[in-house]
RNA sequence: GCCCCUGUAGUUCAACGGAUAGAACGUUUGGUUGCGGACCAAAAGGUUGGAGGUUCAAUUCCUCCCAGGUGCA
Numbered sequence: 001g002c003c004c005c006u007g008u009a010g011u012u013c014a015a016c017g018g019a020u021a022g023a024a025c026g027u028u029u030g031g032u033u034g035c036g037g038a039c040c041a042a043a044a045g046g047u048u049g050g051a052g053g054u055u056c057a058a059u060u061c062c063u064c065c066c067a068g069g070u071g072c073a
Base pairs, nucleotide, nucleotide: 001072002071004069005068006067007066010025011024012023013022018056027043028042029041030040031039049065050064051063052062053061
């Protein structure tokens, strides 16, 4: 340099173009316990990497850029 893939919660990941973007773990609070752990209940936590475009509607499709990764040279 070329091709391809990935980027969504603190972490690991879901989400036919259409519902208030969800789950697990973690965190916080409460319950339980002699104290913890485990368990139960609840809560907080997201500019979906950035900027445009298509569309009535974009996490999803298209273009460019940014970051990371595999392969080739």
Record summary:
This is a predicted structure of a 73-nucleotide RNA (transfer RNA) from a Candidatus Pacearchaeota archaeon. Lineage of the source: Archaea > Nanobdellati > Candidatus Pacearchaeota. The coordinates come from a structure-prediction model, not an experiment, and the mean pLDDT is 80. Rfam family: tRNA. Its family is annotated with triplet codon-amino acid adaptor activity in the Gene Ontology. Rfam classes the family as a transfer RNA.